[in-house]
Context: one part of a larger RNA
RNA sequence: UGACGGGGACCCGCACAAGCGGUGGAGCAUGUGGUUUAAUCCGAAGCAACGCGAAGAACCUUACCAAGCCUUGACAUCCCGCUGACAGGGGCGUAACGGCCCCCUCCCUCCGGGGCAGCGGUGACAGGUGGUGCAUGGUCGUCGUCAGCUCGUGUCGUGAGAUGUUGGGUUAAGUCCCGCAACGAGCGCAACCCUUGUUACUAGUUGCCAGCAUUAAGUUGGGCACUCUAGUGAGACUGCCGGUGACAAACCGGAGGAAGGUGGGGACGACGUCAGAUCAUCACGCCCCUUAUGACCUGGGCUACACACGUGCUACAAUGGCGUAAACAAAGGGAAGCGAGCCUGUGAAGGUAAGCGAAUCCCAGAAAUAACGUCUCAGUUCGGAUUGUAGUCUGCAACUCGACUACAUGAAGCUGGAAUCGCUAGUAAUCGCGGAUCAGAAUGCCGCGGUGAAUACGUUCCCGGGUCUUGCACU
Numbered sequence: 001u002g003a004c005g006g007g008g009a010c011c012c013g014c015a016c017a018a019g020c021g022g023u024g025g026a027g028c029a030u031g032u033g034g035u036u037u038a039a040u041c042c043g044a045a046g047c048a049a050c051g052c053g054a055a056g057a058a059c060c061u062u063a064c065c066a067a068g069c070c071u072u073g074a075c076a077u078c079c080c081g082c083u084g085a086c087a088g089g090g091g092c093g094u095a096a097c098g099g100c101c102c103c104c105u106c107c108c109u110c111c112g113g114g115g116c117a118g119c120g121g122u123g124a125c126a127g128g129u130g131g132u133g134c135a136u137g138g139u140c141g142u143c144g145u146c147a148g149c150u151c152g153u154g155u156c157g158u159g160a161g162a163u164g165u166u167g168g169g170u171u172a173a174g175u176c177c178c179g180c181a182a183c184g185a186g187c188g189c190a191a192c193c194c195u196u197g198u199u200a201c202u203a204g205u206u207g208c209c210a211g212c213a214u215u216a217a218g219u220u221g222g223g224c225a226c227u228c229u230a231g232u233g234a235g236a237c238u239g240c241c242g243g244u245g246a247c248a249a250a251c252c253g254g255a256g257g258a259a260g261g262u263g264g265g266g267a268c269g270a271c272g273u274c275a276g277a278u279c280a281u282c283a284c285g286c287c288c289c290u291u292a293u294g295a296c297c298u299g300g301g302c303u304a305c306a307c308a309c310g311u312g313c314u315a316c317a318a319u320g321g322c323g324u325a326a327a328c329a330a331a332g333g334g335a336a337g338c339g340a341g342c343c344u345g346u347g348a349a350g351g352u353a354a355g356c357g358a359a360u361c362c363c364a365g366a367a368a369u370a371a372c373g374u375c376u377c378a379g380u381u382c383g384g385a386u387u388g389u390a391g392u393c394u395g396c397a398a399c400u401c402g403a404c405u406a407c408a409u410g411a412a413g414c415u416g417g418a419a420u421c422g423c424u425a426g427u428a429a430u431c432g433c434g435g436a437u438c439a440g441a442a443u444g445c446c447g448c449g450g451u452g453a454a455u456a457c458g459u460u461c462c463c464g465g466g467u468c469u470u471g472c473a474c475u
Stems, first nucleotide, its partner, number of pairs: 002474001004471002007469007015459002019423005026314008034305002042053002064300003068296001070294001073125001077124002079121006088103005106115003127289002130287003136283002138278003141274001143272001148187006154163003167178003193266004198234007207224003212221002237260001240254005316416001320375005326369001332363003337356002341352004382413001387408007429451007
């Protein structure tokens, strides 16, 4: 100087408290441990591993296992020889790949050859998701969006160092003001960026419809007022008023205003810490394999199941279940695609087929909600696991191992021990909708809107953090 203290002072954070809803009990989904297995590929490990890498394992993926099979190789460059194309098509054979055979088949030229491709050969080499994240780059997590971390010159000290950065106020903030042997500066904070909330102007189709005509319908004429779309501006700055304060910074209240003191949300992460994570995204040093630790292929496995844990979904019901007929979104996606309408089917879906590269057409019925009816507290008209049968779709192929439909079946579960998690407002809770990945396969993930609360006295205590100070057996 730091680190540490079951030392002190001050301050902050859904940290506690005040509230609301969960998890822990049940069934299922999913990840992990363990066990099993020929193999159950590998990584991630308190917070910060465990619906994590994986935005999607039937084959492929795939790295694992068994069997088969190749050796200059599935891929790149160079050398030599032969062929004339390569691609494509057909046949034999195999579990499949490998293997064998047939058909078809080049360009330029100064005629020497060259280009390109295939086959054969030799070696240089290729190849490795093999090891080391404790050899590394890059990227990321974390403390933490915490308010800190430093430098130049000067001054003080023998020196390590100190000062500045401490003090008095204030702030979300090392934010700002005042003081001061300091005076300045940098990286952070804030602002500049995106989005949302108000408004003016410009523009008016595919959007909109006040008035006029028209229609089943903004359908059409017409219009661009309004809504909306998307571009440029305005607007908020403690600017104004009062009070408090040290005549400061600032704080409290008020006016005006769509919005008020950072308006809400996002992107943005200082010096560093954890030899944090990743050699399996990629790159890369060293080590290792080289007729195999490389390559190909068929089948299997990653989907196993006495058990344990994490994260979720669905419930246990009447603020509910079921039925009937009604209402209101936003944000997205669409050509090897989205697919209206009509017909068939109880249905998943099938047949046919219009429109649309989309403010035009389609996905697309939003659902909670409101109305009416029914059920009357029961393991039930709650709950839907499990199982049987019959089907639909995708795809070479649904046995291992897909999703969905119909009928039948109708398990546990009557609100969950110790313990523990999230959330402060358009939030929690609850309701549906879309997208990425994707042939098919979400209760996961990422978004979107609808309905829409309760509570915060306060900082004694638990956890984490910041500043000053003190002790110190550590540095």
This is a predicted structure of a 475-nucleotide part of an RNA (small-subunit ribosomal RNA, 3' major domain) from an uncultured bacterium. Its mean pLDDT, the model's own confidence on a scale to 100, is 83. The RNAcentral record of the full RNA draws on ENA, Greengenes and SILVA.